[in-house]
A computed fold for a 470-nucleotide part of an RNA from an uncultured rumen bacterium, annotated as small-subunit ribosomal RNA, 3' major domain.

Context: one part of a larger RNA
RNA sequence: UGACGGGCACCCGCACAAGCGGUGGAGCAUGCUGUUUAAUUCGAAGAUACGCGAAGAACCUUACCUAGACUUGACAUCCCCGGCAAUGCUAUAGAGAUAUAGCGGAGGUUACCCGGGUGACAUGUGGUGCAUGGUUGUCGUCAGCUCGUGUCGUGAGAUGUUCGGUUAAGUCCGAUAACGAGCGCAACCCUUAUUGCUAGUUACUAACAUUUAGUUGAGUUCUCUAGCGAUACUGCCGGUGAUAAACCGGAGGAAGAUGGGGAUGACGUCAAAUCAUCAUGCCCCUUACGUCUAGGGCUACAGGCGUGCUACAAUGGCCGACACAAAGGGACGCAAUACCGUAAGGUGGAGCAAAUCUCCAAAAUCGGUCUCAGUUCGGAUUGAGGUCUGCAACUCGACCUCAUGAAGCUGGAAUCGCUAGUAAUCCUGAAUCAGAAUGUCAGGGUGAAUACGUUCCCGGGUGUUGUACA
Numbered sequence: 001u002g003a004c005g006g007g008c009a010c011c012c013g014c015a016c017a018a019g020c021g022g023u024g025g026a027g028c029a030u031g032c033u034g035u036u037u038a039a040u041u042c043g044a045a046g047a048u049a050c051g052c053g054a055a056g057a058a059c060c061u062u063a064c065c066u067a068g069a070c071u072u073g074a075c076a077u078c079c080c081c082g083g084c085a086a087u088g089c090u091a092u093a094g095a096g097a098u099a100u101a102g103c104g105g106a107g108g109u110u111a112c113c114c115g116g117g118u119g120a121c122a123u124g125u126g127g128u129g130c131a132u133g134g135u136u137g138u139c140g141u142c143a144g145c146u147c148g149u150g151u152c153g154u155g156a157g158a159u160g161u162u163c164g165g166u167u168a169a170g171u172c173c174g175a176u177a178a179c180g181a182g183c184g185c186a187a188c189c190c191u192u193a194u195u196g197c198u199a200g201u202u203a204c205u206a207a208c209a210u211u212u213a214g215u216u217g218a219g220u221u222c223u224c225u226a227g228c229g230a231u232a233c234u235g236c237c238g239g240u241g242a243u244a245a246a247c248c249g250g251a252g253g254a255a256g257a258u259g260g261g262g263a264u265g266a267c268g269u270c271a272a273a274u275c276a277u278c279a280u281g282c283c284c285c286u287u288a289c290g291u292c293u294a295g296g297g298c299u300a301c302a303g304g305c306g307u308g309c310u311a312c313a314a315u316g317g318c319c320g321a322c323a324c325a326a327a328g329g330g331a332c333g334c335a336a337u338a339c340c341g342u343a344a345g346g347u348g349g350a351g352c353a354a355a356u357c358u359c360c361a362a363a364a365u366c367g368g369u370c371u372c373a374g375u376u377c378g379g380a381u382u383g384a385g386g387u388c389u390g391c392a393a394c395u396c397g398a399c400c401u402c403a404u405g406a407a408g409c410u411g412g413a414a415u416c417g418c419u420a421g422u423a424a425u426c427c428u429g430a431a432u433c434a435g436a437a438u439g440u441c442a443g444g445g446u447g448a449a450u451a452c453g454u455u456c457c458c459g460g461g462u463g464u465u466g467u468a469c470a
Base pairs, nucleotide, nucleotide: 001470002469003467004466005465007464008463009462010461011460012459013458015454016453019418020417021416022415023414026310027309028308029307030306031305032304033303034301035300042053043052064296065295066294067293068292069291070290073121077120078119079117080116081115082114083113088103089102090101091100092099093098124284126283127282128281132279133278134274135273136272137270139268144183145182146181147180148179149178150159151158152157162175163174164173165172189262190261191260192259194230195229196228197227198226199225200224203220204219205218208217209216233256236250237249238248239247240246312411316370317369318368319367320366321365328359329358330357333352334351338347339346340345377408382403383402384401385400386399387398388397424446425445426444427443428442429441430440
């Protein structure tokens, strides 16, 4: 000087407390472990692995296994030789890769392209993340981390960065052997809340006319859209304070004290993660640890763990009627009206590269029924029949209909999230994608309770103290 302490003091955080809803019990989905297997490819491991890489494993993907093939190679550059162009089509054998045969093929002809050969090489999702770059997690959006000059100390170092207040903040004020500065904080950026101007189609409809309907004429008042502006700054008033910084209350205001949300992550820590995104040193393989193909596997199943979904019901289930979003997507696409089917869906194809057409709400509300039961709760499992995607749904897809109707009556110890348009609850969309979400990322609808407080648990910051630690 640090680090540490079941030392002290001060301070902060959904850290506790106060509340609301969960997990832990059930069934299923999904990831992991373990076991099994020819293979169940690999990585990730307290917090910071485990719906993680994977924004989507039937083939492909695919790295794994079995079997069948190739060896200058699936891919790149160079050299030599040849070509009746290359691509293509058909037949036979085969699981296919491939092999053989036939057909066809000319704008180009030292090129490109194709075939053969030779070796230099090519290749490797092989090893090492403890050789590395790059990228990322975490402490933590915590308020810290440093430097120059000066001064003090023999020196390591100290000072500044401490102290008194204050702040979300090393934020600001005052004091001060320090004076300044840098990276962080804040601001600048995006979005949301109010409003003026400009603009008015595909949006909107107050007045006038018109219609089944903003449908049409008409209009741009309103809504909305999207560009430029305005607005909030402790600016104003009162009080407290040291005449400071600031704090408390109030006015006005759409909004009040960082207005709400996002992006933004200092010096560093964990030899943290990644050689399987990519790049790369070294090591290793080179008729194989490379390449091609078919089938299988990654989907196994005694047990254990994590994360979720659905429930156990009456604030509910079922039946009928009926209302209101936002944000997105759409040409190998979204698909309306209509018709067929109980339905998944099918037929057909108006319109739309979309403020024009289309995908397109549910909880809610109204009426009826059930009457506390393992039930008209719950839907697992299983049987049968279908639909769709796709060469192909056996291993191993999603969905529909009929039948079947398991566990489960609110969950032990323990443990998680959340402070407001939040929790809870209800639907919607998108990426990936032929098909395949209870996951992920976004969007809106309905919409709470509680916070006395900082003694305690956890994590963190500052000062100080002790130390057989570095």